[in-house]
Context: one part of a larger RNA
RNA sequence: CGUUGGAGAUUUGAGAGGAGUCGUCUCUAGUACGAGAGGACCGGGAUGAACAGACCUCUGGUGUAUCAGUUGUCGUGCCAACGGCACUGCUGACUAGCUACGUCUGGACGGGAUAACCACUGAAAGCAUCUAAGCGGGAAGCCCACCUCAAGAUGAGAUCUCCCACCCCUAUAAGGGGGUAAGGCUCCAGGUAGACCACCUGGUUGAUAGGCCGGAUGUGGAAGCGCAGUAAUGCGUGCAGCAGAGCGGUACUAAUACGCCGAGGG
Repeated sequence: CGUUGGAGAUUUGAGAGGAGUCGUCUCUAGUACGAGAGGACCGGGAUGAACAGACCUCUGGUGUAUCAGUUGUCGUGCCAACGGCACUGCUGACUAGCUACGUCUGGACGGGAUAACCACUGAAAGCAUCUAAGCGGGAAGCCCACCUCAAGAUGAGAUCUCCCACCCCUAUAAGGGGGUAAGGCUCCAGGUAGACCACCUGGUUGAUAGGCCGGAUGUGGAAGCGCAGUAAUGCGUGCAGCAGAGCGGUACUAAUACGCCGAGGG
């Protein structure tokens, strides 16, 4: 821009893409078969490999804005307590998130038409013949079925709901302009989204982000003071202190106000 008034939702599915794999064990059954050795079809159950999708409860990884320990040095006048730098200084743990080495799920079942092939009936050709007419069975393959996208499918589909039929100009045309409606956008707070855009949530009739409060969770027992010890240090106060993303709550702060676009329908 189109989809023939303008919107907001919900959809149909022409069409397109994806998936499609294989093993082992076991029951049937040591049965059928076979002199024996050996050893099934058909059908049922279990468990895996690789592949694919999703997820983070568990197990791990990461986790340079979390906690602690510690070396050297500089600084805060000194002690103590802290801060900077040294690969995040080094080391031990670790929330969220992201992840696999983790967890769950999938290939199926079924239907239709067939291939090779196997048949039925059956003539030409008194027989025979699956074929000539006719009629069945038959594959991991084909068409469905399963998952995803999908009306620019210009063949532009459908359903529901909302807004209405304004004003001016004019060459009177499905014309031009203007203010609006439903609605949308800009703008702003953001993230389940993301390169940008888009998408999604929210914008005071508000929990969208921050702050604050409280759980959770992590670290692992703060500082100060007291006690014991010459001291290093230990113990008590005290599952302490501190804490990023996670959960719940709370308008304290910021999403204010304004603005723009947007039908009049042969």
Overview: A computed fold for a 266-nucleotide part of an RNA from a metagenome, annotated as large-subunit ribosomal RNA, domain VI. It matches the Rfam family "Bacterial large subunit ribosomal RNA". The prediction has a mean pLDDT of 89. The full RNA is in RNAcentral, with records from SILVA.